About this RNA: The prediction has a mean pLDDT of 80. A computed fold for a 130-nucleotide RNA from Pseudofrankia inefficax, annotated as FMN riboswitch aptamer (RFN element). The RNAcentral record of the sequence draws on Rfam and Ribocentre. The organism belongs to Pseudofrankia, within Bacteria. It matches the Rfam family "FMN riboswitch aptamer (RFN element)". A reference for the family is Vitreschak et al. (2002), "Regulation of riboflavin biosynthesis and transport genes in bacteria by transcriptional and translational attenuation", Nucleic Acids Res.
RNA sequence: ACGCGCGCUCCGGGGUCGGUGAAAUUCCGAGCCGGCGGUAACAGUCCGCGACCCGUCCCACCGUUGGUGGGCGGUGGACCUGGUGGAAUUCCGGGACCGACGGUGAAAGUCCGGAUGGGAGGCAGCGCGC
Repeated sequence: ACGCGCGCUCCGGGGUCGGUGAAAUUCCGAGCCGGCGGUAACAGUCCGCGACCCGUCCCACCGUUGGUGGGCGGUGGACCUGGUGGAAUUCCGGGACCGACGGUGAAAGUCCGGAUGGGAGGCAGCGCGC
């Protein structure tokens, strides 16, 4: 240095102004935000992971027409163009696009909630292996 294990710790941003209305931070106009690893050079849009959601599959537990947790599987949004360069859907110029579920006096990426949760992953440490 690499691999495996262990416990610790850290780890998500954004509703502003105006309009309509009985009512909207949810609609309309403009503006605002961007998890983690990877990459021939920096990524919301490439590749992959996680979160959310689904399952008539498996396991455990419980207060058992069911519920909770874990595993496994599934689903899962969006980019073009010009330039520079050895190399960029990642940088620069221009123009676009996307954003779980439940709630709500009116439809939510931004408000409230599950969530003081879960979890990808980061940092250092310890143990074992090589």